[in-house]
Molecule: c-di-GMP-I riboswitch aptamer
Organism: Sulfuritalea sp.
RNA sequence: GUUUCAUCGUGCCACACCUGUCGCAAGGCAGGGUCGGAAAGCUUCGGGUCUCGAGGCAAAGCGCCAAGAGAUAGCCGGGUUGCCAUA
Numbered sequence: 001g002u003u004u005c006a007u008c009g010u011g012c013c014a015c016a017c018c019u020g021u022c023g024c025a026a027g028g029c030a031g032g033g034u035c036g037g038a039a040a041g042c043u044u045c046g047g048g049u050c051u052c053g054a055g056g057c058a059a060a061g062c063g064c065c066a067a068g069a070g071a072u073a074g075c076c077g078g079g080u081u082g083c084c085a086u087a
Base pairs, nucleotide, nucleotide: 002087004085012037013036017032018031019030020029021028022027035074041080042079043078045077046076047075048072049071050070051069052068055065056064057063
């Protein structure tokens, strides 16, 4: 320096749910809480999914398509940083 995560150690984060708060919403933030996680640290570069929806289609009309804007990093991949230990 790279790789691996079987072992040792220090620890770390915090699903669902509840409360408060912001948002049209998806969802975010704070506190509680711990399902899990070897990057469940950071980052929307690519894809997926979700929300709002200019506008269009239909017009018996349940509805359908969708520019664009946003959300999700605990959906996957990429980029990047990192502890112990092994080889």